Model confidence (mean pLDDT): 77 of 100. Predicted 3D model of RNase P RNA and transfer RNA as a complex of 442 nucleotides.

[in-house]
RNA sequence: GAAGUCGGUCAGGCAGCCGCCGGGCAUCGGGUGCAAACCCGAUGCCGGGAGGAAAGUCCGGGCUCCACAGAGCAGGAUGCCGGUUAACGACCGGGCGCCGCGAGGCGACGGAAAGUGCCACAGAAAUCAAACCGCCGACGUGGCCGCUUCGGCGGCGGCAGGCAAGGGUGAAACGGCGAGGUAAGAGCUCACCGCGGGCGUGGCAACACGGCCGGCACGGCAAACCCCAUCCGGAGCAAGGCCAAAUAGGGAAGCAUGGGCGUGGCUCGCGCUGCUUCCGGGUAGGCUGCUUGAGCGUGCUGGUAACAGUACGCCUAGAGGAAUGGCUGCCCACGACAGAACCCGGCUUAUCGACUGGCUUCCCAC
RNA sequence: AGCGGGAUAGCGCAGUUGGCCGCACGCCAGAUUCAUACUCUGGAAGCCGGCGGUUCAAGCCCGCCUCCCGCCACCA
Numbered sequence: 001g002a003a004g005u006c007g008g009u010c011a012g013g014c015a016g017c018c019g020c021c022g023g024g025c026a027u028c029g030g031g032u033g034c035a036a037a038c039c040c041g042a043u044g045c046c047g048g049g050a051g052g053a054a055a056g057u058c059c060g061g062g063c064u065c066c067a068c069a070g071a072g073c074a075g076g077a078u079g080c081c082g083g084u085u086a087a088c089g090a091c092c093g094g095g096c097g098c099c100g101c102g103a104g105g106c107g108a109c110g111g112a113a114a115g116u117g118c119c120a121c122a123g124a125a126a127u128c129a130a131a132c133c134g135c136c137g138a139c140g141u142g143g144c145c146g147c148u149u150c151g152g153c154g155g156c157g158g159c160a161g162g163c164a165a166g167g168g169u170g171a172a173a174c175g176g177c178g179a180g181g182u183a184a185g186a187g188c189u190c191a192c193c194g195c196g197g198g199c200g201u202g203g204c205a206a207c208a209c210g211g212c213c214g215g216c217a218c219g220g221c222a223a224a225c226c227c228c229a230u231c232c233g234g235a236g237c238a239a240g241g242c243c244a245a246a247u248a249g250g251g252a253a254g255c256a257u258g259g260g261c262g263u264g265g266c267u268c269g270c271g272c273u274g275c276u277u278c279c280g281g282g283u284a285g286g287c288u289g290c291u292u293g294a295g296c297g298u299g300c301u302g303g304u305a306a307c308a309g310u311a312c313g314c315c316u317a318g319a320g321g322a323a324u325g326g327c328u329g330c331c332c333a334c335g336a337c338a339g340a341a342c343c344c345g346g347c348u349u350a351u352c353g354a355c356u357g358g359c360u361u362c363c364c365a366c
Numbered sequence: 367a368g369c370g371g372g373a374u375a376g377c378g379c380a381g382u383u384g385g386c387c388g389c390a391c392g393c394c395a396g397a398u399u400c401a402u403a404c405u406c407u408g409g410a411a412g413c414c415g416g417c418g419g420u421u422c423a424a425g426c427c428c429g430c431c432u433c434c435c436g437c438c439a440c441c442a
Base pairs, nucleotide, nucleotide: 001362002361003360004359005358006357007356008355009354010353012331013330014329015328016327017326018325020049021048023046024045025044026043027042028041029040030039031038032037051337055348056347058346059345060344061343062342063236064235065234066233070268071267072266073265075232076231077230078229079228080094081093082092083091084090095109096107097106098105099104110227111226115225116224117221118220119219132167133166134163135162136161143159144158145157146156147155148154175193176192178190179189180188194216195214196213197212199210200209201208202207240288241287242286243285250279251278252277253276254275255274259273260272261271262270281441282440283439295314296313297312298311299310300309301308302307332335368437369436370435371434372433373432376391378389379388385422393409394408395407396406397405415431416430417429418428419427
């Protein structure tokens, strides 16, 4: 210098003017009250006002109600090991497998010798086995038939029989490869690899390494049912609480005290005592929940890290038809995806770009 | 804001132990008729909303995205 890889930060900036939302202070006016004080309105001043994803609602938790959420079944989720956390399917570290020269990336990664099921077409056969083409059919001794021969030996062809090396089919063919062996073959035997069992060493563990033994028996699918282990009650701020206003506390149908309801899939338990559906009636007003929180920043300590502890500092939107806009000037790299609605931790998806740190490979120079 | 359901031929819908996607209407051609309709015979038409994964194999199983539809205030 080029190419690459893994993170981190930012998300046009500055100034002026006019507006919008909510907060604090001051003054004035009004209301309640003996007063202190509180509420409402106007004006002025001060400081605040969207995001890294606010999104999808895919997971997890807080909060609220149903019983302080209880038992069993059903159902769902997760799935190598260890840790972090309020919790998780998230994160960190490690193991194993695959990809990459490498930095590094990816992995729904428990169990298929607990059981059941499926494996279309093709193929002999898709798993208690079997044989289409093929190989052999035995040179001390091989069963049968035919031909050759006068007959036998010998030879040739076929059958019985043996085999699974090779071909072929398929996504997948009952270990792989080499040597010995054989009529041809075959774990039949042997070495190496693979597989299984138990042992030793290292490691908390997953696992790794070493040597011993065994017998080739054991194909694939669990994002098929299932088994094992762990976890999960339901609903959601339109949850829920308080105040005010108004009326027909109505009608019909159904079910029913061994019942019904309490949003539960079912049973039990607990609590309550009519309930469900349809047709009608009334109000669509205010306050609260509503933002100080598993909060953010910096430093130190512990830890490989995620993270935890501690000291100091900071306050950073809270609407309810729903606020961020408009104009002017200057500058540049000419500005992407996109707008909070109870709150957090993640994941996923969308995204013009800019800056910056670690590391890898190659080239050049010293 | 929250919670449920769906996307298969032009239209309306089926499609389970995953194995060549079907039905009715419509469309096209032929027959019948003087002609049209009815009727009869034959035929075409589907990257199963998109992308990725599991599997030998996906409409179906799993994940993400896009679009559409429905429900949801309080009082007695």

Rfam match: Bacterial RNase P class A. It is annotated as a ribozyme.